RNA sequence: UUAACGAAACGGCAAAUCCACCGAAAGAUGGAGGCGCAAAGCCACGGGCCUAAGGCGAAAUGCUAUGGCAGCCGGGUUGCCGAA
Numbered sequence: 001u002u003a004a005c006g007a008a009a010c011g012g013c014a015a016a017u018c019c020a021c022c023g024a025a026a027g028a029u030g031g032a033g034g035c036g037c038a039a040a041g042c043c044a045c046g047g048g049c050c051u052a053a054g055g056c057g058a059a060a061u062g063c064u065a066u067g068g069c070a071g072c073c074g075g076g077u078u079g080c081c082g083a084a
Base pairs, nucleotide, nucleotide: 005082006081012037013036017032018031019030020029022027035071041077042076043075045074046073047072048069049068050067054064055063056062
C1' cells in the first nucleotide's frame, strides 16, 4: 500500500415516541429523544415490502406506481481509524 477483518480512540449517524410542517396515503423534512449502526454515507439497478391520489372496474375491504422504504436482502459507488 492492497484485500479482508473489527479491538481501542477521535468523532459521526439516529429507531420507537412526542411536537411542528409537507403529503391523498405510504412516507419525507426540522426540533426533542436514543433503540441501535463500521458504511445506519450515497444510488430504487435486481428481489422484497408499504401506500393507492389518479386510472381500471357495476362494485368491493378489488387491481394498478407514475408515489415511497437504502435502518429488509443483494448489487453498484465513495469513505474514517488500525490492535489482533
RNAcentral holds the sequence, with entries from Rfam and Ribocentre. c-di-GMP-I riboswitch aptamer from Paenibacillus darwinianus, 84 nucleotides, folded computationally. The model forms 90% of the base pairs in the Rfam consensus.